This is a predicted structure of a 394-nucleotide part of an RNA (large-subunit ribosomal RNA, domain III) from a Nitrospirota bacterium. The coordinates come from a structure-prediction model, not an experiment, and the mean pLDDT is 81.
Context: one part of a larger RNA
């Protein structure tokens, strides 16, 4: 320059107490207004204590601040089951030996890692200033070791170790049908409150509320598939009772069996949650606790399920499981019942479309998944609203 720009989307404030040395900004009531497929929840990358709690008022903070993602101090993250590891492979990575290269180093077999995928057993309630599928409290389910009882297989070789065949895992896209839940709406029963400053209101009135998982037991809509048995055989790098392949024999063919299978029902549940009542406080907290049925509209983008049908661009891979023998091995295995023990290592605060994450800021931007209510509506559009957040720091 100049007490100029500018204080970072125009969602918005006002009031009363309170604490304080000081109050518009801070803490409580109370109106008010904002967002609501989000500016509300849950998570994943990142971050790395920023979560809580007391306590500060130099700096930071687009002004102040008694207040803070700031400053000092204390505390906080609890797992057989949730996510990774002791399991599995994929693109890729590294790679005994090997090849190739002046060196350095490349490539690359066996093999080893690698999750964004494949296997795998917890659900509900409750509690903390601060963490919970972890703590507790109900009810569960897994693998392992053991004990007892009953069946049962085994020296015509069990268990257990080695390496093997097969089967399964096994999958993409469109499409439209239909079952069925999540959720929602209103009506009936029932319960619990109110009883009103205004024409009316003891009513057929207003308000609220009417709910629960995992597991276990049964099974259904629906989907695939004929079902059992014998005999052959030169394929499945060796063998097979298994896989395939051919023959045939019974039964069956709106079906019956097998496998699958959401959903329902029952029990879990003498449990839990429950409007709301009483006590109570400076905030606090703490006790009791009713009804909990009924038949419907709606109704899913969720489940059943890539099931079904179609077409051509023909849609991992490994263990996991099941079954074949075969080589060792040399005596105990396996079911079912009722008990007993045992269960390692990281992760778990917090924020997470944001003041905490990438943008030099507490930056109008950027940031994968998932849940997302009513009214109107075709609608996740767009208004206005719940629940929850919040008025974005002069």
């Nucleotide at each position: 320059a100049a007490g100029u720009a500018g204080c970072g989307u125009a969602a918005a404030u006002c009031u009363c107490g309170a604490u304080g040395a000081g109050a518009a900004g801070u803490c409580g009531g109370g109106a008010c207004g904002c967002c609501g497929u989000a500016a509300g929840c849950c998570u994943a990358a990142g971050g790395u204590u920023u979560c809580c709690u007391g306590g500060g008022g130099a700096a930071g903070g687009u002004a102040a601040a008694u207040c803070c993602g700031c400053c000092c101090a204390g505390g906080g993250u609890a797992a057989g089951u949730c996510g990774g590891g002791a399991c599995c492979u994929a693109a890729g990575g590294c790679g005994a030996g090997g090849c190739c290269g002046a060196a350095a180093g490349g490539c690359g077999u066996a093999g080893u890692c690698g999750a964004u995928g494949g296997a795998c057993a917890g659900c509900a309630g409750g509690u903390u200033a601060a963490u919970a599928u972890u703590c507790c409290u109900g009810c569960a389910c897994c693998a392992c070791c053991u004990u007892a009882u009953a069946u049962u297989c085994g020296g015509u070789g069990a268990a257990g170790c080695g390496a093997g065949g097969g089967g399964u895992g096994a999958c993409g896209c469109a499409g439209u049908a239909g079952g069925a839940u999540a959720g929602u709406c209103a009506g009936a029963g029932c319960c619990a409150g109110a009883g009103g400053a205004u024409g009316g209101u003891a009513g057929u009135u207003c308000u609220g509320g009417u709910c629960c998982a995992a597991g276990c037991g049964u099974u259904u809509a629906g989907g695939c598939u004929g079902g059992a048995g014998a005999g052959g055989g030169a394929g499945g790098c060796a063998a097979a009772u298994c896989c395939c392949c051919c023959u045939u024999u019974c039964u069956g063919u709106u079906a019956a069996g097998g496998c699958u299978g959401a959903g329902g029902c029952g029990u879990g549940a003498c449990g839990g949650g429950g409007a709301g009542u009483c006590c109570g406080u400076a905030a606090a907290g703490g006790a009791c606790g009713a009804a909990c049925u009924c038949a419907g509209g709606c109704g899913a983008u969720u489940c059943c399920a890539c099931a079904c049908u179609g077409a051509c661009g023909a849609g991992a891979a490994a263990a996991a499981c099941c079954u074949c023998g075969c080589g060792u091995g040399g005596a105990g295995g396996a079911u079912a019942u009722a008990g007993g023990g045992u269960g390692c290592c990281c992760g778990u605060a917090c924020c997470g479309c944001a003041a905490a994450c990438c943008g030099a800021c507490a930056c109008u931007g950027g940031u994968a998944g998932g849940c997302g209510g009513g009214u109107a509506g075709a609608a996740g559009a767009u208004a206005c609203c719940a629940a929850g957040g919040c008025g974005u720091u002069c």

Lineage of the source: Bacteria > Pseudomonadati > Nitrospirota. It matches the Rfam family "Bacterial large subunit ribosomal RNA".